[in-house]
The part of an RNA shown here (small-subunit ribosomal RNA, 3' major domain) has 480 nucleotides and comes from a Verrucomicrobiota bacterium. It matches the Rfam family "Bacterial small subunit ribosomal RNA". Its family is annotated with ribosome and structural constituent of ribosome in the Gene Ontology. The full RNA is in RNAcentral, with records from ENA and SILVA. Its mean pLDDT, the model's own confidence on a scale to 100, is 84.
Context: one part of a larger RNA
Parts: sequence; structure tokens; C1' cells
RNA sequence: UGACGGGGCCCCGCACAAGCGGUGGAGCAUGUGGCUUAAUUCGAGGCAACGCGAAGAACCUUACCAGGGUUUGACAUGCAGUGGACCGGAGAUGAAAGUUUCCUUCCGUAGCAAUACGGCCGCUGCACAGGUGCUGCAUGGCUGUCGUCAGCUCGUGUCGUGAGAUGUUGGGUUAAGUCCCGCAACGAGCGCAACCCCUGUCCCUAGUUACUAACGCGUAAUGGCGAGGACUCUAGGGAGACAAACCUCCUUUGGAGGUGGGAAGGUGGGGAAGACGUCAAGUCAGCAAGGCCCUUACAUCCUGGGCUGCACACGUGCUACAAUGCCCGGUACAGAGGGUUCCAAUACCGUGAGGUGGAGGCAAUCCUUAAAGCCGGGCCCAGUUCAGAUUGGAGUCUGCAACUCGACUCCAUGAAGCCGGAAUCGCUAGUAAUGGCGCAUCAGCAACGGCGCCGUGAAUACGUUCCCGGGGCUUGUACA
Repeated sequence: UGACGGGGCCCCGCACAAGCGGUGGAGCAUGUGGCUUAAUUCGAGGCAACGCGAAGAACCUUACCAGGGUUUGACAUGCAGUGGACCGGAGAUGAAAGUUUCCUUCCGUAGCAAUACGGCCGCUGCACAGGUGCUGCAUGGCUGUCGUCAGCUCGUGUCGUGAGAUGUUGGGUUAAGUCCCGCAACGAGCGCAACCCCUGUCCCUAGUUACUAACGCGUAAUGGCGAGGACUCUAGGGAGACAAACCUCCUUUGGAGGUGGGAAGGUGGGGAAGACGUCAAGUCAGCAAGGCCCUUACAUCCUGGGCUGCACACGUGCUACAAUGCCCGGUACAGAGGGUUCCAAUACCGUGAGGUGGAGGCAAUCCUUAAAGCCGGGCCCAGUUCAGAUUGGAGUCUGCAACUCGACUCCAUGAAGCCGGAAUCGCUAGUAAUGGCGCAUCAGCAACGGCGCCGUGAAUACGUUCCCGGGGCUUGUACA
């Protein structure tokens, strides 16, 4: 100087408390451990691994296993020799890959030609290719975490023999090393804040594919049409909030409490943005790259299997256990997205998944039903008109192909489950809870996951003693 303390003081954070909803019990989905296996490819391991890399494992993917093949190679560049344009067609064998046989075909320039040069393809040979083989304790890059925490440093000066200190401590204040005052310090940098994006109010500009107040036309009805530039909206610009005004208080150029105005008030809400560093944190399997290793094999192609195995254990979720509920009929209101070998309306067929068909749409134009809600009816507390696992049967769709191993539909079957031990998680407002909708990946889908969008919409916070994490000052130390 740091680190540490079941030392002290001060201060923060859904850290506790207050409150709401869960997890831990059940069934299923998914990840992991373990076990099994020819293989169940590999990585991730307290917080910060475990719906994680996987934003799509039937083949492919695929890195694993078994079997069948290839060896200048599935892929790149170059050299030498040699043959032929390239491309293409047919046969045998085979699970395919491959192996093998045959047919067809001679490019451009110069030259009468031989031939030379060049391009493309194959063969032979040589350099080389190739490796998801090892090392994240050799690395780059990227990422997680402490932590959006308020810190981390430098120049000059001063003090100290020196390590170093000071500044950065102190008194206040703040979300903040934020600002003010003081001070042997005076300044500065990286961080904080602001500048950026979305959102909340108003104004201006513009008016189609969006909109429809007034006028007119038309319809069973609808901005359907003429028209309009008001409104909504779209998307570009601007205004607005700065402790600005007033009052009170502390300590004055700094701050706190209140009042009014205002769409918004003390950072208005949200995002992006993560200092010096820590964990030899994670990743050699995204990529790059050092070293080591393999080279008829640790490379490469193919068929099939496996990654989906199941006595168990754990994590994350979904669905429930019902009456603030379930079922049936009727009826209302979104936002953000996506759409061309794509989204698909009206119509018809089917109980349904879906099929036939194809208007319109490269889209503010066409397609894409919101659900909870509300109105009416039924159920009457029961393992039930709750719950839907499991199993049998019959189907639909995608795809070369659904046996291992897809999703969905219909009929039948109806399991556990009556609110969950010790323990444990999230959340402070348009949040939690709850309801649906969309997108990426994608032929299809194991999505109940992830990322977004809107609808309905709470309760509680006395307080900081305690648990956890963090910041500042100080103290002890046999630790560095």
C1' cells in the first nucleotide's frame, strides 16, 4: 500500500421487511447428472453450467458407432509428363458411395502442314491439400461477472531516507469523485451526466395506398365514388422542462421541502451505451492463429444406426387440481410483424386436421378470425360437465422416406392430481399477475423454448435491527 475480520461509524440495492404471484408435491415438455450402450459426438459446472452453444438432430445437419468404399484426395494453388475439347448418353454390379464396360464429341490464335502457344477437362507423378485431433495454462478476437457499482488514474508541486502519501481526505449534498464550501495543493484524463434512438403534449410542412367534418352521387350495407386537406394517422422539421416562477428552510453562485402553471417536475418513462481492473472465468467446436500430433488415415465418400436409449436424481418450464370456475350460443375492441417456386380471400367438399380451386397482393392497397371481456343459457361441490396423462382404432399434411424417431385431427379410453415438507424464486406501476397475437430458425416439426407486440390491470414499502451484495472513512493483523 492492499486484502481480510462472527471490529467500529456512515450510505446504497426487490438485500431484508411490507405485499402479490410462484417453485419445491402431480402429469407432461425440455436441459443436466447418473446408468446403459457398438455409439448414446463435443463443449458449458456455485452465484456467472443445467429451455446454455441448439433462432429447428427422421436422411442431411453430424463432429459419434457398425459396415461398404476412395487415396493428389470432398476443397485451393503451382510444376512436369500424357490424353482428350468441354458437356452428354447407355449398360453391368451394388444398399448407396464406388468399381467397371461401351458410345458420342477436337476449342481459340499463328501456320499449307508438321507443330508451337493459350483455355477447359481427365489420367500419371511431385510440391501439397485435409484434420470439429490436443493444448482457452502459448494466443487474437468476442463474451460472462463484480456492475450502471462510482469509482480508476496522470502531470507539475509539496511532504517522506524509502515503499509511498497528498490531490481523491474533511463539512454538507446528490442517482453519481454530482455539485458547493474548506484545505499544500493546482490542474487534467478514463468513467458519471449530457449529446443518440423510442415514447408522452403541441405546432409547421406534406396528403397516397391512410383519413372523412361539410357538400354531392350511389348501395341491402361499407369512404364505395366525386370531392376535401379539417380530424385520425403516416414521417420529416420545430417548440416544450431549465429547480424556470413563487413561498419556506439550511450555509451565500450549492441544495432540500412545498405551491401554482403545465401533456409532462425535479434524471418524465424506456433503450443503446459497461472506466482501471478481477475471476490463468468461458470459447482452439464460429472464425483466426503459435506449438504438438495423424497422413492408404485421427483425411474423405456412402448406407444404416446413434445424438430421442431409462431403475433413478436435480434445474427450467407448461397444464392442472376448479364455481372470481368449466361448457354451449351470441357479440365488441388491438398493436407489432410476415408474405413470390410466398401469403392466399369469396365459393364448394369434409365432424375435423385438411382438400379442390384460385380473386387479389412484390403490399399504409390484397391475405393474416385477437383472446380474456360483455350478454344469455347449462353445470351445483362430486375425482365431477374439474383435470387431461396414457392406450386402442381411423385419418390429414410435409417430405425420396415418418419403424427406430414428426406435427396435427376425429372416435373411444380416461391416469396422477383436492393447492404441495424442509427450503426457495420473481416483482415497486402500466410493474406483478392474467389474456391472446406476431416473428426468427424452418420442407415439416417435437416451441410448453427464445425474441417482440398489444388487451385487462393490482397490492405493499413502518423502517434499516437482522440475511446477501456493494461504496466511503477508520481500526486490528503472525496474510501478500